[in-house]
A computed fold for a 96-nucleotide RNA from Fructobacillus durionis, annotated as THF (Tetrahydrofolate) riboswitch aptamer. Lineage of the source: Bacteria > Bacillota > Bacilli > Lactobacillales > Fructobacillus. Rfam family: THF (Tetrahydrofolate) riboswitch aptamer. Its family is annotated with tetrahydrofolate metabolic process in the Gene Ontology.
RNA sequence: UAUGGGGUAGAAACCCGUGCGUUAAGUGCGCUGGAAACGGAAUGUGGGCCAGCGACGAAACAGUUAAUGUGCGGUGCGGGUUUCGCAUUCACCAAC
Repeated sequence: UAUGGGGUAGAAACCCGUGCGUUAAGUGCGCUGGAAACGGAAUGUGGGCCAGCGACGAAACAGUUAAUGUGCGGUGCGGGUUUCGCAUUCACCAAC
């Protein structure tokens, strides 16, 4: 010098634990605003997070109708497994 490779945030599926809702919040969708972070570094992209508003919208059942249990929700949080997962430059690793 040229070649190859690893690694982020996070995404999907499944499992475990623990909550919430079932008097409809949440999820998903659109808009607005905000904060910080995201391969080891820089720039950038993209995704994620929080708040508000809007449209849409549901599965309950048993029970002494109580406790509680069984369900249901594109349900929250935590954990686990598998798969996927940076553009450019530099750095790192491998071999020549």